This is a predicted structure of a 575-nucleotide part of an RNA (large-subunit ribosomal RNA, domain V) from Trebouxia lynnae.
Its mean pLDDT, the model's own confidence on a scale to 100, is 81.
The organism belongs to Trebouxia, within Eukaryota.
The RNAcentral record of the full RNA draws on ENA.
It matches the Rfam family "Bacterial large subunit ribosomal RNA". Its family is annotated with structural constituent of ribosome and ribosome in the Gene Ontology.
Context: one part of a larger RNA
RNA sequence: CCCGAAAAAAGACGGUAAGACCCUAUGCACCUUUACUAUAGCCUGCCAUUGAAAGAAGAAAUCAAAUGUGUAGAAUAGGUGGGAGUACCGAUUGUUGUUCUAUUUUGAACAAUUAAUUGGUACCAUUUUGAAAUACCACCCUUUUGUUUUCAUCUUUCUAAACCCUUUUAGGGAACAGUGGUUGGUGGGUAGUUUGACUGGGGCGGUCAUUUCCUAAAGAGUAACGGAAAUGUGCGAAGGUAAGCUCCUUCUGGUCGGAAACCAGGUAGAGAGCGCAAUGGUAGAAGCUUGCCUGACUGUGAGACUUACAAGUCGAACAGGGACGAAAGUCGGCCAUAGUGACCCGGGAGCACCGUGUGGAAGGGCUCUCGAUCAACGGAUCAAAGGUACGCUAGGGAUAACAGGCUGAUGACUCCCAAGAGCUCAUAUCGACGGAGUCGUUUGGCACCUCGAUGUCGACUCAUCAUAUCCUGGAGCUGCAGAAGGUUCCAAGGGUUCGGCUGUUCGCCGAUUAAAAUGGUACGUGAGUUGGGUUUAGUGCGUUGAGAAACAGUACGGAUCCUAUCUUUUUCGGG
Numbered sequence: 001c002c003c004g005a006a007a008a009a010a011g012a013c014g015g016u017a018a019g020a021c022c023c024u025a026u027g028c029a030c031c032u033u034u035a036c037u038a039u040a041g042c043c044u045g046c047c048a049u050u051g052a053a054a055g056a057a058g059a060a061a062u063c064a065a066a067u068g069u070g071u072a073g074a075a076u077a078g079g080u081g082g083g084a085g086u087a088c089c090g091a092u093u094g095u096u097g098u099u100c101u102a103u104u105u106u107g108a109a110c111a112a113u114u115a116a117u118u119g120g121u122a123c124c125a126u127u128u129u130g131a132a133a134u135a136c137c138a139c140c141c142u143u144u145u146g147u148u149u150u151c152a153u154c155u156u157u158c159u160a161a162a163c164c165c166u167u168u169u170a171g172g173g174a175a176c177a178g179u180g181g182u183u184g185g186u187g188g189g190u191a192g193u194u195u196g197a198c199u200g201g202g203g204c205g206g207u208c209a210u211u212u213c214c215u216a217a218a219g220a221g222u223a224a225c226g227g228a229a230a231u232g233u234g235c236g237a238a239g240g241u242a243a244g245c246u247c248c249u250u251c252u253g254g255u256c257g258g259a260a261a262c263c264a265g266g267u268a269g270a271g272a273g274c275g276c277a278a279u280g281g282u283a284g285a286a287g288c289u290u291g292c293c294u295g296a297c298u299g300u301g302a303g304a305c306u307u308a309c310a311a312g313u314c315g316a317a318c319a320g321g322g323a324c325g326a327a328a329g330u331c332g333g334c335c336a337u338a339g340u341g342a343c344c345c346g347g348g349a350g351c352a353c354c355g356u357g358u359g360g361a362a363g364g365g366c367u368c369u370c371g372a373u374c375a376a377c378g379g380a381u382c383a384a385a386g387g388u389a390c391g392c393u394a395g396g397g398a399u400a401a402c403a404g405g406c407u408g409a410u411g412a413c414u415c416c417c418a419a420g421a422g423c424u425c426a427u428a429u430c431g432a433c434g435g436a437g438u439c440g441u442u443u444g445g446c447a448c449c450u451c452g453a454u455g456u457c458g459a460c461u462c463a464u465c466a467u468a469u470c471c472u473g474g475a476g477c478u479g480c481a482g483a484a485g486g487u488u489c490c491a492a493g494g495g496u497u498c499g500g501c502u503g504u505u506c507g508c509c510g511a512u513u514a515a516a517a518u519g520g521u522a523c524g525u526g527a528g529u530u531g532g533g534u535u536u537a538g539u540g541c542g543u544u545g546a547g548a549a550a551c552a553g554u555a556c557g558g559a560u561c562c563u564a565u566c567u568u569u570u571u572c573g574g575g
Base pairs, nucleotide, nucleotide: 001575002574003573004572005571006570007569008568010567011566012565014562015561022396023395024394025393027392028391029388030387031386032385035193036192037191038190039189041186042185043184045182046181047180048179049178051158052157053156054155055154056153058151059150060149061148063146064145065144066143068141078140079139080138081137082136085123086122087121088120089119090118091117092116093115095112096111097110098109099108100107163173164172165171166170196208197207198206205225209231210230211229212228213227214226232377233275234334235333239293240292241291242290243289244288245287247271250266251265252264253263254262273282274281276339278337279336280335297320298319299318300317303314304313305312309378322331323330324329345371346370347369348368349367350366351365353364354363403450404448405446406445407444409443411439412438413437414436415435416434420430421429457532458530459529460528462524463521464520465519466518467517470495471494472493473490474489475488476487477486478485497511498510499509500508501507538556539555540554541553542551543550544549
């Protein structure tokens, strides 16, 4: 070195199970509730099944009658309109009828009615009043009473249908109840669903649209949970035009008057002002003042900027009819950049386009306009919260917890400088303020392999390495007399304890020892052991929560698989 046998389990990120932890999914399932929306059930009003009689109070209408007090005023003025006469009592004449006389006519009395004339009485126009006559007529109003009709309600009684109950040839209940339809409520009892995204993992916190500046690297643009601020309006003058004016500061002087009021003169190019943030701009005005106005117009818009789209921005010019100005001209809001919301749905005004056989209408369309913290601001619905350790699925090392890696802020160690302490004396020893490194044992940062699995703390067993050495060995200095020390250098050969408490590592304590060193090895080692802790399902307590449930709070209980193929290691045998 090869072959074989026996053994051990360090590695093959060994085998097993498309990780159960974590995250993601406009995934799923159960559970909860003051999530949303339904719904069984329950309550409730009405109608039907459903009839008879009486009474009570009520509503509406018709008819009739009454009713109406401010002040002033004859006086208890309901309103409006018409409106100069109306009502009653008489007389005369005319007409008709009845009775008597006469009977050819006539005459007398009575009654009725209308027409004319005339007399009286009452009320009015005339006075007072906002308004004038119940003088007269018509239509009504307020309130009250009565009659009639209609309607519905309530109470009581009845029974004969229908219905219900019972001891069923009968009795009881009773137009209720029950049933059907429908209205309103209640309703985790049941069901279907929703419960945002960004994010140096997720959650908690914060944010989500718009404007200004920086970052931004001298065209434009440019990210971050980078650094600072603002906005969700205001103004009919703070708008248009014409004309005029110039600010802030500071100095000097001036009655009350002072640090600041007002006046005058210097200085002063902007150091002011421009409604509000910032930036840019600006006095040869965009700032300040005054006059007149409403262009804070209607219909359009060449051409550009910006831009994935949708949006957004600027705009000469034309037509209409205007404002100001002598005119030229300027004016389609404001010095500019924020002050905002698509589509759908609905309201208002206009146009007169469609109009379901035709004419209309209803309804729709077109133009203008209104209603959104649709603020998660390109807005899923008119309408929506949670739990899961009972959980499930698809995935992810695109993303966390262990370990590794990178880094080395933090940590450990070393060095430089030397103010000072050390009686004196920086450096025997200690060493401030600072500075430079090394390591990869702490706490972190990053998220690079691994989520079709790299088993996680401690203990046991077995170790192996480093040296920044605890002991043992050898030296230098000493503020080393000796003894005992301090500090530094060399040195890893060997060694480095047993117990009590706690799951503990750690730590505290006890007794020893020459000493009871610090670390690495996937915080060495579970295909070697254990399973006390952490970290499933059960349960108790405390706390939180309305609840399901939750808690680096606590307590009891709780499964640890693998027959070794290869590498490695050990022993034995053969060649």
Background:
It is recorded under the gene name rnl.